[in-house]
Predicted 3D model of a 71-nucleotide RNA (transfer RNA) from a Rhodobiaceae bacterium. Taxonomically the source falls in Rhodobiaceae (Bacteria, Pseudomonadati, Pseudomonadota, Alphaproteobacteria). The RNAcentral record of the sequence draws on ENA.

Parts: sequence; structure tokens; C1' cells
RNA sequence: GCGGAUAUAUAUUAAUGGUAAAUUUUCUGUCUUCCAAACAGACGAUAUGGGUUCGAUUCCCAUUAUCCGCU
Repeated sequence: GCGGAUAUAUAUUAAUGGUAAAUUUUCUGUCUUCCAAACAGACGAUAUGGGUUCGAUUCCCAUUAUCCGCU
């Protein structure tokens, strides 16, 4: 220099164009003599910028970061 893959919550993963889901972490409550476990609830996210579309996590382009390969 060229090509490819990935980017969603603290973390790990879903969502094939139509209200962003779950587990875990944190917090609150119930239960318990206390703790733990269990149960119920709350908070919290689509890498950035554009385009297409009535509507984009999803399709297209560029950039950024990480990883892989070629030279």
C1' cells in the first nucleotide's frame, strides 16, 4: 500500500426494514435472626458522519478503532 471481518447496556450475546430483547453487574423491595440463594422491580446501549426509504441496529458510502491475510 491492497483485501477481508467486527463495532448494540459494566460485561456476554439476540434482533433479515416496523415499539431495541435477554443473562450478568449496580440499586431498591419481599423473604431470612443475619448473610447467601430465590422472587419482584428500576437504571443503563445500536462506533462517528452522510445517503436511500413513510420508517434503518438492519441496505449503500466514507471515516475511526480492533483483528486477520497478501505484498
Background: Rfam family: tRNA. By type it is a transfer RNA. Model confidence (mean pLDDT): 83 of 100.